The prediction has a mean pLDDT of 81. The part of an RNA shown here (large-subunit ribosomal RNA, domain III) has 390 nucleotides and comes from Alkalibacillus flavidus. It matches the Rfam family "Bacterial large subunit ribosomal RNA". Rfam links the family to the GO terms ribosome and structural constituent of ribosome. Lineage of the source: Bacteria > Bacillota > Bacilli > Bacillaceae > Alkalibacillus. The RNAcentral record of the full RNA draws on ENA.
[in-house]
Context: one part of a larger RNA
């Protein structure tokens, strides 16, 4: 310098509380703002910021009784979510190996390594602070037991089965039409409450609410795919498989897929609204109705399914299927039983991450209602947040 420059986009007001102190905290009652967001789920990151007490030195661009601050206590519960006990890309390790003065560089077998493939749980209720995790109700996977009952076989082989053969897995982009549902809207129908504070309002009045998953068993728009026999030098051994090739039916049965719907689940579970005692614990415990039709149709989904196009669109494994092999018990179908590790608090377009800050900046992916509208544009609003720290 100087009590100067600032105090970081943005709406408050009252009233009551607490307190030594209140413009700033806590209630409430208005009032404004967001609403493909300033709501709502989640990755990555962060790492305890979460939640209850109890504080005011410092951090808070003022102020504080208050907080993502300081102190103590507390809270993340999984067969099924995501990760591992599976599987593989790129890419990195790399027994032997080849190259190098050393140091080390490449690389076979191998293995590790998702952001891809496989895989069995859903609705509800519940905590101050966790739930697809607890809890109640319906469920499913896999192994085990041999407890029960059938039924199959023991060289005239039931069953299991490869580190191997084979199939599938298994894939691109546009583009239009089909089928379905989701969300949403209306209602004079059905329930519940209500008729006044102001002029009116017993009326086609007014105001809210008219719901449900997994499974499981039927049915299915469609979509793909010829079946059967018989022969075989090929698929590094075999094969009954897969390929070839022949014959014989034959445009159909059948098999694979498949979104939905129906019934069940639900004598349940939400539910608008009513609602209490009590010393501390109220819209708490506890009661709880109606559930109908019409519209309307997605960007969800059947499904990269079809059509076309050209730049020609991952491997492995789970998975079915064949033999080598093993080979004396096995299969349903009941019932009982076992189910390991490691995440799970919170934020999460942001005061909590990346930006030296509680920083007008940046950050992947999902869900995203209503009027008016081609629209996810605009503008107003609904759930839902918020009034942005002088």
């Nucleotide at each position: 310098g100087a009590g100067u420059a600032g105090c970081g986009a943005a709406a408050a007001a009252g009233a009551a509380g607490u307190g030594a102190g209140a413009a700033u905290c806590u209630u409430c009652u208005u009032c404004a703002c967001c609403g493909u967001a300033a709501g709502c789920c989640u990755a990555a990151g962060g790492u305890u910021u979460c939640c209850u007490g109890a504080g005011g030195a410092a951090g808070g661009c003022u102020c504080g009784u208050c907080c993502g601050c300081u102190c103590a206590g507390g809270g993340u519960a999984a067969g099924u979510c995501g990760g591992g006990a599976c599987c593989u890309a790129a890419g990195c390790c790399g027994a032997g190996g080849c190259c190098g003065a050393a140091a080390g560089g490449c690389g076979u077998a191998g293995g590790c390594g998702a952001u891809g493939g496989c895989c069995a749980a859903c609705a509800g209720g519940u905590u101050g602070a966790a739930a697809u995790u607890c809890c109640u109700g319906u469920a499913c996977c896999a192994c085990c037991u041999c407890c029960u009952u059938u039924c199959c076989g023991u060289u005239c082989g039931a069953a299991c089965g490869a580190c191997g053969g084979g199939g599938a897995g298994a894939c691109g982009c546009a583009g239009g039409a089909g089928g379905a549902u989701a969300a949403g809207g209306g209602a004079a129908g059905c329930g519940u409450g209500c008729c006044a504070c102001u002029g009116g309002u017993u009326g086609c009045g007014c105001a809210c609410g008219c719901c449900c998953a997994a499974g499981c068993a039927g049915a299915g728009a469609g979509u793909g795919u010829g079946a059967u026999g018989g022969a075989u030098a090929g698929g590094c051994a075999a094969a009954u498989c897969c390929g070839u090739c022949c014959a014989u039916c034959g445009g159909a049965c059948g098999c694979a897929u498949g979104a939905u719907c129906u019934g069940u689940g639900a004598c349940g579970g939400g539910g608008a609204g009513g609602g209490a005692a009590a010393u501390a614990c109220a819209g708490u415990a506890c009661c709880g109705a109606a559930g109908u039709c019409c519209c309307g149709g997605a960007u969800u989904u059947c499904a990269c399914a079809c059509u076309g196009c050209c730049a020609a669109g991952a491997a492995a494994a789970g998975c079915c299927u064949c033999u080598a092999g093993u080979g004396a018990g096995g299969a349903a179908a009941g019932a009982g039983g076992u189910g390991c590790c490691c995440g799970u608090a919170c934020c999460g377009c942001a005061a909590a991450c990346c930006g030296a800050c509680a920083c007008a900046g940046g950050u992947a992916g999902g869900c995203g209602a209503g009027g008016a509208g081609a629209g996810u544009a605009u503008c107003c609003u609904a759930a839902g947040g918020u009034g942005a720290u002088c």